Predicted 3D model of a 73-nucleotide RNA (transfer RNA) from a Chloroflexota bacterium. NCBI's taxonomy places the organism under Bacteria, Bacillati, Chloroflexota. Model confidence (mean pLDDT): 81 of 100. Its Rfam family is "tRNA".
RNA sequence: AGGGAAGUAGCUCAAUCGGCAGAGCAGGUGCCUUUGGAGCACAAGGUUAAAGGUUCGAGUCCUUUCUUCCCUG
Numbered sequence: 001a002g003g004g005a006a007g008u009a010g011c012u013c014a015a016u017c018g019g020c021a022g023a024g025c026a027g028g029u030g031c032c033u034u035u036g037g038a039g040c041a042c043a044a045g046g047u048u049a050a051a052g053g054u055u056c057g058a059g060u061c062c063u064u065u066c067u068u069c070c071c072u073g
Base pairs, nucleotide, nucleotide: 001072002071003070004069005068006067007066010025011024012023013022019056028042029041030040031039049065050064051063052062053061
């Protein structure tokens, strides 16, 4: 330099053909327990990498940029 993949909660990942943004773990509170852990219950946590476009409606489609990884030279 060229080609490809990925970017969503603190972490690991879902989200079907464009139609309510979710789960597990971690953390918080409560119950339980002599205490802790485990278990159970509840609540919280989101600028979906950034900007723009299409659309009634975008995590999803299109364009550009950024970051990480892989391949070729």